[in-house]
Context: one part of a larger RNA
RNA sequence: GCCGGCGACUUAUAGGUAGUGGCUAGGUUAAAGCUUAUUCGGCUGGAGCCAUAGCGAAAGCAAGUCUGAUAAGGGCGUUAUUAAAGUCCCUACCUAUGGACCCGAACCCGGGUGAUCUAACCAUGGCCAGGAUGAAGCUUGGGUGAAACUAAGUGGAAGACCGAACCGACCGAUUUGAAAAAUCGGCGGAUGAGCUGUGGUUAGAGGUGAAAUACCAAUCGAACUCGGAGCUAGCUGGUUCUCCCCGAAAUGCGUUGAGGCGCAGCGGUUUCAUAUGAGCUGUCUAGGGGUAAAGCACUGUAUCGGUGCGGGCUGCGAAAGCGGUACCAAAUCGUCGCAAACUCAUAAUACUAGACAUGCCUUCGUGAAACCAGUGAGACAGUGGGGGAUAAGCUUCAUUGUCAAGAGGGAAACAGCCCAGAUCACCAGCUAAGGCCCCAAAAUGACUCCUAAGUGGCAAAGGAGGUGAGAGUGCAUUGACAACCAGGAGGUUUGCCUAGAAGCAGCCACCCUUGAAAGAGUGCGUAAUAGCUCACUGGUCAAGCGCUCUUGCGCCGAAAAUGAACGGGACUAAGGAGUCUGCCGAAGCUGUGAAUAGAAAAGUGAUCAAUAGAAAUCUUUUUUUUGGUAGGGGAGCGUUCCGACCUAGGGUGAAGCAUUAGCGUAAGCAAAUGUGGACGAAUCGGAAGUGAGAAUGUCGGC
Numbered sequence: 001g002c003c004g005g006c007g008a009c010u011u012a013u014a015g016g017u018a019g020u021g022g023c024u025a026g027g028u029u030a031a032a033g034c035u036u037a038u039u040c041g042g043c044u045g046g047a048g049c050c051a052u053a054g055c056g057a058a059a060g061c062a063a064g065u066c067u068g069a070u071a072a073g074g075g076c077g078u079u080a081u082u083a084a085a086g087u088c089c090c091u092a093c094c095u096a097u098g099g100a101c102c103c104g105a106a107c108c109c110g111g112g113u114g115a116u117c118u119a120a121c122c123a124u125g126g127c128c129a130g131g132a133u134g135a136a137g138c139u140u141g142g143g144u145g146a147a148a149c150u151a152a153g154u155g156g157a158a159g160a161c162c163g164a165a166c167c168g169a170c171c172g173a174u175u176u177g178a179a180a181a182a183u184c185g186g187c188g189g190a191u192g193a194g195c196u197g198u199g200g201u202u203a204g205a206g207g208u209g210a211a212a213u214a215c216c217a218a219u220c221g222a223a224c225u226c227g228g229a230g231c232u233a234g235c236u237g238g239u240u241c242u243c244c245c246c247g248a249a250a251u252g253c254g255u256u257g258a259g260g261c262g263c264a265g266c267g268g269u270u271u272c273a274u275a276u277g278a279g280c281u282g283u284c285u286a287g288g289g290g291u292a293a294a295g296c297a298c299u300g301u302a303u304c305g306g307u308g309c310g311g312g313c314u315g316c317g318a319a320a321g322c323g324g325u326a327c328c329a330a331a332u333c334g335u336c337g338c339a340a341a342c343u344c345a346u347a348a349u350a351c352u353a354g355a356c357a358u359g360c361c362u363u364c365g366u367g368a369a370a371c372c373a374g375u376g377a378g379a380c381a382g383u384g385g386g387g388g389a390u391a392a393g394c395u396u397c398a399u400u401g402u403c404a405a406g407a408g409g410g411a412a413a414c415a416g417c418c419c420a421g422a423u424c425a426c427c428a429g430c431u432a433a434g435g436c437c438c439c440a441a442a443a444u445g446a447c448u449c450c451u452a453a454g455u456g457g458c459a460a461a462g463g464a465g466g467u468g469a470g471a472g473u474g475c476a477u478u479g480a481c482a483a484c485c486a487g488g489a490g491g492u493u494u495g496c497c498u499a500g501a502a503g504c505a506g507c508c509a510c511c512c513u514u515g516a517a518a519g520a521g522u523g524c525g526u527a528a529u530a531g532c533u534c535a536c537u538g539g540u541c542a543a544g545c546g547c548u549c550u551u552g553c554g555c556c557g558a559a560a561a562u563g564a565a566c567g568g569g570a571c572u573a574a575g576g577a578g579u580c581u582g583c584c585g586a587a588g589c590u591g592u593g594a595a596u597a598g599a600a601a602a603g604u605g606a607u608c609a610a611u612a613g614a615a616a617u618c619u620u621u622u623u624u625u626u627g628g629u630a631g632g633g634g635a636g637c638g639u640u641c642c643g644a645c646c647u648a649g650g651g652u653g654a655a656g657c658a659u660u661a662g663c664g665u666a667a668g669c670a671a672a673u674g675u676g677g678a679c680g681a682a683u684c685g686g687a688a689g690u691g692a693g694a695a696u697g698u699c700g701g702c
Base pairs, nucleotide, nucleotide: 001702002701003700004699005698006697011098012097013096014095015094016093017092018091019090021088022087023086026050027049028048032044033043034042035041054061055060064076065075066074067073101238102237104235108228109227110226111225112224113223119202120201121200122199123198124197125196126195127194128192130162131161137154138153139152140151141150142149166189167188168187170186171185172184173183174182204220206216207215208214213222241636242635243634244633245632246631251264252263253262254261255260265375266374267372268371269370270369271368272367273366274365277364279360280359281357282356283355284354285353286352287351294343295342299339300338301337304334305333306332307331310328311327312325313324314323315322316321378403379402380401381400382399383398384397385396386395387394408419409418410417423594424593425592426591428590429589430588434584435583436582437569438568439567443581445580446579447578448577449576450575456571462556463555466553467552468551469550470549471548472547473546474545475544483540484539485538486537487536489513490512491511495507496506519534523532524531595626597624598623599622600621601620602619603618608613637691639688640687641686642685643684644683649679656675657674658673659672660671662669663668
């Protein structure tokens, strides 16, 4: 891991509600006793409890009572109408108390067991190859007055040296191991605070500790074991057959509260009451508002100008004071603006109430009461805001939608986007979004334009004689624009300045003449001249040319990390804009058949019943309904045992098992054949150890 077995809402008591039933202004017994007996049961027992009357804290009074000075008012009751209803058992659901749906702690406390591991200590034993160094002391010689001192020898000290056994453990490797700590290669100590055998002592609120919270039997910030104990777990996981109906929430307030609870909101079930109800569309009426935009009348902020309170600077004066000012500047006038916490004025929507369309839809509404819940982590998208950086698949509100709890079609793939809400069946039809060259269902459709960039099939500021359309303006057969041929002169090198300044370093001025035209000079150039060129003019040529603005589609700008961003092939339309007609396309709609639940109408038969009539069931027709998590409600299937039937069946073969083409909406139910070898249905009821795929479930097998 798989297969098989086991494995989780139980039970007792009390209460609440609902339902079936008994009795009913009453209902019911408890303990106990008697009786019968194998149990079950039957009878007695009215104590007590609930109801029949309430009010008051109570005494108490009573259809009233309490408060009160009150005969008032008010609170709680009674009465109302024909209906005035309770109580007891049982069943279902829920609540409370118990382990209370099941499994799961770490802990805490009590009694014991441990020092055969390890820590320290006590008693008694054992062990340390070999080599090397050579302390003190001593002897002899030298030396001295004697010493000191010195040389040679002797000697054999040390938590001394090198290095096995032995003890350790600094580095690396191996490491699903030979091993729950070792092996291999190096490493440290190795006469000492050394290592070690045996026996003993210290015990968990403790011991021991050259001290690491270390060690105390592979366990140590408090050992192990049994018990309290099924501790508790607002936490995680798991929770077993079927079909049908309805169907949420992820919000508000409070909370030692924030992943938990309580109340409300939203769901279900039941009953009652109510109505031209609710919802939607269109038109309209009556309302309140202070948002968007706007505005500056207020509050603030702010631009420029006018006038200039006050101040600064300054003149005169002894001072008082009188002057000046191109400085600052209150206030005021004019003027350009700005504002979530500004508003003189003020939308669209939305909201409230109503009318009409005798509109659509068709019970979906509202209210009251009771019972049963779940939810209280939401997500994305559009719109309006706050926070952030007008960042985030960010965060936080409001509002709408979808997902959540929603399948189907489209978006290549893609919970939250677009279309559309799946009862079931069909080898029928029509459409939505989106599509129609091939992959791949459907026009290589029609018409008018655009694009040349594979733009389409990512991106900005900015840039550009890309190209289409429109508007305006100027020049032009008295010849424009471009090109080519020719001229482009004289006074004059104007004046000034300057070494020079001659059209062309700089400053001032910018005239006159000739002429078709030609600047006291547009640029290059020179030291200064020279030279080239332009403006301007004539000729050649022959028909459009120049400038400005608006707009469509393109171009550049354009660099990212594994290889490649139209879904691919491919496309010059199969790209873009506009118009038109077809077709494809979904679980949408339609058609045909079947089922389900509700409503309405009609009808048939049976039971009760004298009849009338009521309820339930069935049949037919019409119409509507049937996505679904949490959750609520309804109806069933099956398993084991028991009762009734005092039993269908069964060695001419029960249960069980295997196979197979039957029936039922499903759980399931039959049949046949084989196997098996002794039990065992159906039906009507009852009681539960009642249904397995998940719990790192548990036991067994492989």
This is a predicted structure of a 702-nucleotide part of an RNA (large-subunit ribosomal RNA, domain II) from uncultured Pyramimonas.
NCBI's taxonomy places the organism under Eukaryota, Viridiplantae, Chlorophyta, Pyramimonadophyceae, Pyramimonadales.
RNAcentral holds the full RNA, with entries from ENA.
The coordinates come from a structure-prediction model, not an experiment, and the mean pLDDT is 82.
Rfam family: Bacterial large subunit ribosomal RNA.